[in-house]
RNA sequence: AUUCAGGCGCGCUAGGGUUCCGGUCCACCACGGUGGACGCUGGUCCGAGAGCACGCCGGCCUCCGGGACGGGGGUUACACGGCGGGACAAAAGCCCGGGAGAU
Numbered sequence: 001a002u003u004c005a006g007g008c009g010c011g012c013u014a015g016g017g018u019u020c021c022g023g024u025c026c027a028c029c030a031c032g033g034u035g036g037a038c039g040c041u042g043g044u045c046c047g048a049g050a051g052c053a054c055g056c057c058g059g060c061c062u063c064c065g066g067g068a069c070g071g072g073g074g075u076u077a078c079a080c081g082g083c084g085g086g087a088c089a090a091a092a093g094c095c096c097g098g099g100a101g102a103u
Base pairs, nucleotide, nucleotide: 006057007056008055009054011052012051015046016045020043021042022040023038024037025036026035027034028033058076059075060074061073062072063071064070078098080101084096085095086094
């Protein structure tokens, strides 16, 4: 310096805050509720490159087929990681980011 450590998606978890629901406290009240404050076990919600389980496309290897933009099988390993910034209501293991850096 180079390279498909390829790309996308569904579900879930670690984790996250507070838009909505709920809860607690306070005030008012027509006793039906209304307003404010508080992340408060939770529900909605966000959610992992280095977490789980799968699916699709692609790469590589191989086999079948006269051939086909055909079909089958296998494989796609490894992975320590700030500060700071960004979005959504807000925060985060989300995004910047397999980044900076380290080995």
Guanidine-I riboswitch aptamer from Plasticicumulans acidivorans, 103 nucleotides, folded computationally.
It was read from a public genome assembly, where an Rfam model found it.
The coordinates come from a structure-prediction model, not an experiment, and the mean pLDDT is 83.
It matches the Rfam family "Guanidine-I riboswitch aptamer". Rfam describes the family as follows. This family represents a conserved RNA structure found upstream of the ykkC and yxkD genes in Bacillus subtilis and related genes in other bacteria. The function of this family is unclear although it has been suggested that it may function to switch on efflux pumps and detoxification systems in response to harmful environmental molecules.